[in-house]
RNA sequence: CGCGGGAUAGAGUAAUAGGAAACUCGUCAGGCUCAUAAUCUGAAUAUUGUAGGUUCGAAUCCUACUUCCGCUA
Numbered sequence: 001c002g003c004g005g006g007a008u009a010g011a012g013u014a015a016u017a018g019g020a021a022a023c024u025c026g027u028c029a030g031g032c033u034c035a036u037a038a039u040c041u042g043a044a045u046a047u048u049g050u051a052g053g054u055u056c057g058a059a060u061c062c063u064a065c066u067u068c069c070g071c072u073a
Stems, first nucleotide, its partner, number of pairs: 002071006010025004019056001027043005049065005
């Protein structure tokens, strides 16, 4: 240089060929308890790496760039 795969909430992962983002752990508040843990209920947190394009509509399709992992020379 070239090729392939990844980037989604504080952490780890989903989202079945475009119809709008969910789960587990964690955090906060409350219930239960003499109290803590466990457990139960509720809440907050991601404009999906960045910028454009296509479309009525994009995490998803296209282009460029950033960054990580691997392959090749």
Record summary:
This is a predicted structure of a 73-nucleotide RNA (transfer RNA) from Roya obtusa. Its Rfam family is "tRNA". By type it is a transfer RNA. Rfam describes the family as follows. Transfer RNA (tRNA) molecules are approximately 80 nucleotides in length. RNAcentral records the identical sequence in 2 taxa. The prediction has a mean pLDDT of 81. RNAcentral holds the sequence, with entries from ENA.